Description:
The RNA shown here (Bacterial small signal recognition particle RNA) has 97 nucleotides and comes from an uncultured Gammaproteobacteria bacterium. Its mean pLDDT, the model's own confidence on a scale to 100, is 76. Rfam family: Bacterial small signal recognition particle RNA. Its family is annotated with signal recognition particle, plasma membrane targeting and SRP-dependent cotranslational protein targeting to membrane, signal sequence recognition in the Gene Ontology.

RNA sequence: CAUUCGUCCUCCCGCGACAGACAGCCGUGAAAUCCGCCAGGUCCGGAAGGGAGCAACGGUAGCGGUGCGUUUGGGUGCCGGGAUGUGGUGGGUGCGU
Repeated sequence: CAUUCGUCCUCCCGCGACAGACAGCCGUGAAAUCCGCCAGGUCCGGAAGGGAGCAACGGUAGCGGUGCGUUUGGGUGCCGGGAUGUGGUGGGUGCGU
C1' cells in the first nucleotide's frame, strides 16, 4: 500500500423498558347559579286540572385511582436486522521499503 473479517460512529426498520398524554374501567361527586324527574308541602281553580318547586332518585361537570388498550418522546437498551462510507479502530493474508 492492497485485500479480507470484525467492531465503533452515521442513517433506516423493528422489539422491549422508562416518562408524559388520551380512551376505557372503578370510586367519589356538586352545601353555589349544572340537567332531568319531582313524593310531601305550597300557589291558582267551584271542580277537572295546572304552576313554581325543597328532599330523595338518576345523570353530568369536577376530583381521585387504575390504565394489560392507543399515542408521543429521547445522549432509553452491554437488544435484533439492514443500508452507506475518501470516517475511526483491531486482527488475518499478500506485496514493497